[in-house]
């Protein structure tokens, strides 16, 4: 200095958060596997400040490169 967001890889924007992929479930299959549909899964690293509202901006801390 630089990065911390879904089990994993990674986007995102000041107006309560999404994609691949995986996991479950259903359909297809004699069974799987593909495949196709649908759900679940986040208080966005911690703690302050600014702001009507902060994953986003400001501070400090912490882990990691």
């Nucleotide at each position: 200095g630089g990065u911390g967001u879904a089990g994993c890889u990674c986007a995102g924007u000041g107006g309560u958060a999404g994609a691949g992929u995986g996991c479950u479930u259903g359909c297809c299959u004699c069974g799987a596997a593909u495949g196709c549909a649908a759900a679940a899964g986040g208080c966005c690293c911690u703690g302050g400040g600014u702001u009507c509202a902060a994953u986003c901006c400001c501070c400090a801390g912490u882990a990691c490169c």
The RNA shown here (transfer RNA) has 65 nucleotides and comes from Heterocephalus glaber. The sequence is in RNAcentral, with records from Rfam. The organism belongs to Heterocephalus, within Eukaryota. Rfam family: tRNA. Rfam classes the family as a transfer RNA. Its family is annotated with triplet codon-amino acid adaptor activity in the Gene Ontology.